The prediction has a mean pLDDT of 85. Transfer RNA from a Pseudomonadota bacterium, 72 nucleotides, folded computationally. The RNAcentral record of the sequence draws on ENA. Taxonomically the source falls in Pseudomonadota (Bacteria, Pseudomonadati). It matches the Rfam family "tRNA". Rfam's curators write: Transfer RNA (tRNA) molecules are approximately 80 nucleotides in length.
[in-house]
RNA sequence: GGGCCUGUAGUUCAGCGGUAGAAUACCCGGUUUGCAUCCGGGAGAUCGUGGGUUCGAAUCCCACCGGGUCCA
Numbered sequence: 001g002g003g004c005c006u007g008u009a010g011u012u013c014a015g016c017g018g019u020a021g022a023a024u025a026c027c028c029g030g031u032u033u034g035c036a037u038c039c040g041g042g043a044g045a046u047c048g049u050g051g052g053u054u055c056g057a058a059u060c061c062c063a064c065c066g067g068g069u070c071c072a
Base pairs, nucleotide, nucleotide: 001071002070003069004068005067006066007065010024011023012022013021018055026042027041028040029039030038048064049063050062051061052060
């Protein structure tokens, strides 16, 4: 310098055009003498940044930034 993959909740990951879910962590309640486990509920993400396409973009296109990997 070039190719490919990747960036979504505190964390690990889904979601592949119609306004984003799960697990875990966190908070509250139940259960227990108490703690843990277990059960129920709650809060939590302008989807890496900036543009473009579209009635509508996390999703498609372009550029850039970070990470991984391969080639030179």